[in-house]
RNA sequence: GAAGUCGGUCAGGCAGCCGCUGGGCAAGAGGUGCAAACCUGGCGCCGAGAGGAAAGUCCGGGCUCCGCAGAGCAGGAUGCCGGUUAACGACCGGGCACCGUGAGGUGACGGAAAGUGCCACAGAAAACAAACCGCCGAUGCCUGGGCUCCGGCCUGGGCAGGUAAGGGUGAAACGGCGAGGUAAGAGCUCACCGCGGCCGUGGUAACACGGACGGCACGGCAAACCCCAUCUGGAGCAAGGCCAAAUAGGGAAGCAUGGGCGUGGCUCGCGCUGCUUCCGGGUAGGCUGCUUGAGCGUACUGGUAACAGUGCGCCUAGAGGAAUGGCUGUCCACGACAGAACCCGGCUUAUCGACCGGCUUCCCAC
Numbered sequence: 001g002a003a004g005u006c007g008g009u010c011a012g013g014c015a016g017c018c019g020c021u022g023g024g025c026a027a028g029a030g031g032u033g034c035a036a037a038c039c040u041g042g043c044g045c046c047g048a049g050a051g052g053a054a055a056g057u058c059c060g061g062g063c064u065c066c067g068c069a070g071a072g073c074a075g076g077a078u079g080c081c082g083g084u085u086a087a088c089g090a091c092c093g094g095g096c097a098c099c100g101u102g103a104g105g106u107g108a109c110g111g112a113a114a115g116u117g118c119c120a121c122a123g124a125a126a127a128c129a130a131a132c133c134g135c136c137g138a139u140g141c142c143u144g145g146g147c148u149c150c151g152g153c154c155u156g157g158g159c160a161g162g163u164a165a166g167g168g169u170g171a172a173a174c175g176g177c178g179a180g181g182u183a184a185g186a187g188c189u190c191a192c193c194g195c196g197g198c199c200g201u202g203g204u205a206a207c208a209c210g211g212a213c214g215g216c217a218c219g220g221c222a223a224a225c226c227c228c229a230u231c232u233g234g235a236g237c238a239a240g241g242c243c244a245a246a247u248a249g250g251g252a253a254g255c256a257u258g259g260g261c262g263u264g265g266c267u268c269g270c271g272c273u274g275c276u277u278c279c280g281g282g283u284a285g286g287c288u289g290c291u292u293g294a295g296c297g298u299a300c301u302g303g304u305a306a307c308a309g310u311g312c313g314c315c316u317a318g319a320g321g322a323a324u325g326g327c328u329g330u331c332c333a334c335g336a337c338a339g340a341a342c343c344c345g346g347c348u349u350a351u352c353g354a355c356c357g358g359c360u361u362c363c364c365a366c
Stems, first nucleotide, its partner, number of pairs: 001362010012331007020049002023046003029040004051337001055348002058346005063236004075232005080094005095109001096107004110227002115225002117221003132167002134163003139160009175193002178190003194216001195214002198211005240288004250279006259273005295314008332335001
């Protein structure tokens, strides 16, 4: 210098004017009050006002209510090991596998000798193996030829049969490869590799390395059912709490005890109907929950790290049809995705660009 990889920061700047939503201040004004003081709206002044994702609502938690939520079943989720955390399916570190020359990246990564099931097409065969081409035909049977000292010997063909080396099919073919062995072959035997359980060493562990043994039994799929382990009650701020009209209806006490209506005609009785006071539920509406919090910044300490602790400093929207906008000037690289609605921790998705740092590979110079 080029190419790459990982992590982090910012998200047009500055000035002026006019607005919008909360908060604070106070001379004067109005109301209540003996006063002290309190309340009220408007003017004025001061200060604050979206994000890295505010988004999707996919996980986890706080908070609230439901019989305080304990146990079991069903259902769901997670799934190598260790750690962090309020918690998690998140994060950090490690192991293993795969990809990359490398920095680094990716992984639902428990169990297939508990059981059931599936493995398209092709292929002989897709799982207690099997035999299409091929190889052999030692052994047994049938048969041809040659030689013969007639006892046999040599050499073919066919069948039964043997074989899993080679070919071919497939995503996958019942350990791989070499040597011995054999009629041809074959873990049949042996070395190495793989695999299995055992022992030892290192490591908290996952796991790694080594040793001796076994002699291949045990193909793949659990993102098929299933088994094992762990976790898990439901609904959500339109949660929930408080105040509370008007109208209608409910309950209690007192008064009136006279009238009306019903009880098929009458009497008694019973029920409904009246007035006053009180009570409770509850609608509109209002207040609250609402933003000081697992908070942010910084320094130090512990830790590889996630993270934790201590000191100091800071306060940073809180609406309820829903504010954060508009205009002007100026500068530049001409500005992306996008707007809080109870609050946090993550994940995922969208995003013009700019900057900073660690590391890797290659080239050049010294």
The RNA shown here (Bacterial RNase P class A) has 366 nucleotides and comes from Candidatus Accumulibacter aalborgensis. Its Rfam family is "Bacterial RNase P class A". Rfam classes the family as a ribozyme. RNAcentral holds the sequence, with entries from Rfam. Of the family's consensus pairs, 94% are formed in the model. NCBI's taxonomy places the organism under Bacteria, Pseudomonadati, Pseudomonadota, Betaproteobacteria, Candidatus Accumulibacter.